[in-house]
RNA sequence: AGUUGAAAAAGGUAAACUGGUCGAAAGAUCAGGACGCAAAGUCAUGGGUUUAAAGUACGUUGGUACUAUAAUCGCCAGACUGCCGAA
Repeated sequence: AGUUGAAAAAGGUAAACUGGUCGAAAGAUCAGGACGCAAAGUCAUGGGUUUAAAGUACGUUGGUACUAUAAUCGCCAGACUGCCGAA
C1' cells in the first nucleotide's frame, strides 16, 4: 500500500416514536430516544424511490393526470476520506 472483518480495544453514530422549528409536500433540522450500522463518514455523478408548489392538459368548477428545478447517501452503485485488528 492492496485485500479483508474472526476475537478484541478505543471510540463514533442514531431507526421508529415524541416535542419544537422550517417547508406546498416529500422531507430537513434541534432536543429526547435507541432499531441498528465496520464506513449507517462526505459528495446528488448514474440508477431507483418519494413529493408536486409553480407549469401544462382536461374538467357540468374547486378536482384529475403529467411533470423536478424539490427530496432521499440508514435504497443500490460510483468517487473521496477514516479507527483498530487478521492473513